[in-house]
Notes:
Predicted 3D model of a 534-nucleotide part of an RNA (small-subunit ribosomal RNA, 5' domain) from Nitratidesulfovibrio vulgaris. Lineage of the source: Bacteria > Pseudomonadati > Desulfovibrionia > Desulfovibrionaceae > Nitratidesulfovibrio. It matches the Rfam family "Bacterial small subunit ribosomal RNA". The RNAcentral record of the full RNA draws on ENA, RefSeq and SILVA.
Context: one part of a larger RNA
RNA sequence: GAUUGAACGCUGGCGGCGUGCUUAACACAUGCAAGUCGCGCGUGAAAGGACUUCGGUCCGAGUAAAGCGGCGCACGGGUGAGUAACGCGUGGAUGAUCUACCCAUGAGUUGGGAAUAACGGCUGGAAACGGUCGCUAAUACCGAAUACGCUCCGAUUUCAACUUCGGGGGAAAGGUGGCCUCUGCUUGCAAGCUACUGCUCAUGGAUGAGUCCGCGUCCCAUUAGCUAGUUGGUGGGGUAACGGCCCACCAAGGCGACGAUGGGUAGCCGGUCUGAGAGGAUGACCGGCCACACUGGGACUGGAACACGGCCCAGACUCCUACGGGAGGCAGCAGUGGGGAAUAUUGCGCAAUGGGCGAAAGCCUGACGCAGCGACGCCGCGUGAGGGAUGAAGGUCCUCGGAUCGUAAACCUCUGUCAGGAGGGAAGAACCGCCACGGUGCUAAUCAGCCGUGGUCUGACGGUACCUCCAAAGGAAGCACCGGCUAACUCCGUGCCAGCAGCCGCGGUAAUACGGAGGGUGCGAGCGUUAAUC
Numbered sequence: 001g002a003u004u005g006a007a008c009g010c011u012g013g014c015g016g017c018g019u020g021c022u023u024a025a026c027a028c029a030u031g032c033a034a035g036u037c038g039c040g041c042g043u044g045a046a047a048g049g050a051c052u053u054c055g056g057u058c059c060g061a062g063u064a065a066a067g068c069g070g071c072g073c074a075c076g077g078g079u080g081a082g083u084a085a086c087g088c089g090u091g092g093a094u095g096a097u098c099u100a101c102c103c104a105u106g107a108g109u110u111g112g113g114a115a116u117a118a119c120g121g122c123u124g125g126a127a128a129c130g131g132u133c134g135c136u137a138a139u140a141c142c143g144a145a146u147a148c149g150c151u152c153c154g155a156u157u158u159c160a161a162c163u164u165c166g167g168g169g170g171a172a173a174g175g176u177g178g179c180c181u182c183u184g185c186u187u188g189c190a191a192g193c194u195a196c197u198g199c200u201c202a203u204g205g206a207u208g209a210g211u212c213c214g215c216g217u218c219c220c221a222u223u224a225g226c227u228a229g230u231u232g233g234u235g236g237g238g239u240a241a242c243g244g245c246c247c248a249c250c251a252a253g254g255c256g257a258c259g260a261u262g263g264g265u266a267g268c269c270g271g272u273c274u275g276a277g278a279g280g281a282u283g284a285c286c287g288g289c290c291a292c293a294c295u296g297g298g299a300c301u302g303g304a305a306c307a308c309g310g311c312c313c314a315g316a317c318u319c320c321u322a323c324g325g326g327a328g329g330c331a332g333c334a335g336u337g338g339g340g341a342a343u344a345u346u347g348c349g350c351a352a353u354g355g356g357c358g359a360a361a362g363c364c365u366g367a368c369g370c371a372g373c374g375a376c377g378c379c380g381c382g383u384g385a386g387g388g389a390u391g392a393a394g395g396u397c398c399u400c401g402g403a404u405c406g407u408a409a410a411c412c413u414c415u416g417u418c419a420g421g422a423g424g425g426a427a428g429a430a431c432c433g434c435c436a437c438g439g440u441g442c443u444a445a446u447c448a449g450c451c452g453u454g455g456u457c458u459g460a461c462g463g464u465a466c467c468u469c470c471a472a473a474g475g476a477a478g479c480a481c482c483g484g485c486u487a488a489c490u491c492c493g494u495g496c497c498a499g500c501a502g503c504c505g506c507g508g509u510a511a512u513a514c515g516g517a518g519g520g521u522g523c524g525a526g527c528g529u530u531a532a533u534c
Stems, first nucleotide, its partner, number of pairs: 001534004006530005013381006019374002021339001026337003030334003035071003040068002043065001048059004078292003087217008097209002102205008110144001112142002119134006150169006174197006183190003218264003225255003230252008267289004271282004294315005317328004345371001347370003353367001354365004384414004394405004418475001420470005428461001433456008478523005483504003489518005499506002
């Protein structure tokens, strides 16, 4: 000098864009943060209203709600505890693998069965939550049929994969709309046809993931030896998959001064800061990867988890209890206590972007978009402009002549940024949906679907930005320093005292170095100090 997620002191007008628990991965009150689908399925209220023969009936409504089932909950969001490791970075391998939803291609979607929740009866418990009996549905569950390809075994072939042959094994689910050409009853309907969507098998793609390897990745040798599933083999188990990953047996190996083992510290990177560079330091915000979710362990479901707002066990802690037993996990967004030098609102909205579910309308979304608070940072603007000498008053200094603050003020003439008031007032909105028209299109035909045009609907921010007008110099300047380094000097007070100080050093009666004042210098809504890095 530059820099900072800063803090502290003094001061503080406005706006834009960023940014804000670096400490206790300490404990958490309260609310919200993951649901959705009736176009998978069976059930199915009430308030309120209308009528009434007072029994009830109808609307509300097949709505709300709960349940079975599907998809999602492994994404998104947080944190950095652990980890010195194939964790990360980079380059490869997978002939050792998987991949829901999505896309393409091919084939199929036949015919049956048995349950169960919801519900009802009885019943246990303070509660959390159950027990038993009975009924019912499905795209829930289970056989059967078929299956080229798929897979297993045997043979063939090959380094292996592939190929060929024979035998065995293994699928499925429907839903919604339209129609009468075919079929069935001949009205119109569905078991028929058709459109859309779903389901099953296979192949390929896309995406995502698992695993393995080369190289790189902090300090200590005042850590020198470490190792028994240890190192390798054979056979097996297990996994989507290779493998001591696990097991039985066999062998005695394996690593290490090119630093093993041990200890300390630490998430890694793109980047960021600094520097001419080389390098050094660092890893906040944003992006990629990893790890974790009260602590430790475990599996279940699933395409994927050993799963932050899932389950089980153990532990610590907190809460409820009728003492028998139960409930909980903010390192999600706010917020509270605590710790600390120190770090924000228990805000608005799904309008946009993105995500989940759904055919769609739509619902959910503390992701996100916005607003609030903090000069925490960067950037921009303002606190007025021009004129004005009798160099006014006043302050300070003085050699008492004067000098200086100083065109500074007053005063005159203007301007109107920002703040204030009034009026107007956005872009961000594109879609989707609906209506109309036109085209395309499958089909026996219509519909649906698809495309285009026009109209219509949708804004949290926000009556905000911006524009115009009104009034008015009116409301808006401080901080540090002035001995040398280093830019800026005099007076008074003090008298090695009180004090200053980054280094050198000042202060003991004339202190440009302490304290005050006048003046000056530097920066300016900031200025200094402290801490830290280069």